Model confidence (mean pLDDT): 86 of 100.
This is a predicted structure of a 71-nucleotide RNA (transfer RNA) from a Patescibacteria group bacterium.
The organism belongs to Bacteria candidate phyla, within Bacteria.
Its Rfam family is "tRNA".
RNA sequence: GGGGACAUAGUAAAAUGGCAUUACGCAGCAUUCGCAUUGCUGAAGUCCGGGUUCAACUCCCGGUGUCUCCA
Numbered sequence: 001g002g003g004g005a006c007a008u009a010g011u012a013a014a015a016u017g018g019c020a021u022u023a024c025g026c027a028g029c030a031u032u033c034g035c036a037u038u039g040c041u042g043a044a045g046u047c048c049g050g051g052u053u054c055a056a057c058u059c060c061c062g063g064u065g066u067c068u069c070c071a
Stems, first nucleotide, its partner, number of pairs: 001070007010024004018054001026042005047063005
């Protein structure tokens, strides 16, 4: 210098263009003499900027970052 993949909650991952989901973690409540376990409830997220579309995590363009291949 060139090619490819990836970017979603605190962490790890799902998600045919049509309500963003699950597990762990976190907070509250119940249970206990107390802790743990268990149950219930709740907060928290689509890397950035444009475009297409009635509607974009999803498709297109550009940028940023990480990983990887070639030189």
It was read from a public genome assembly.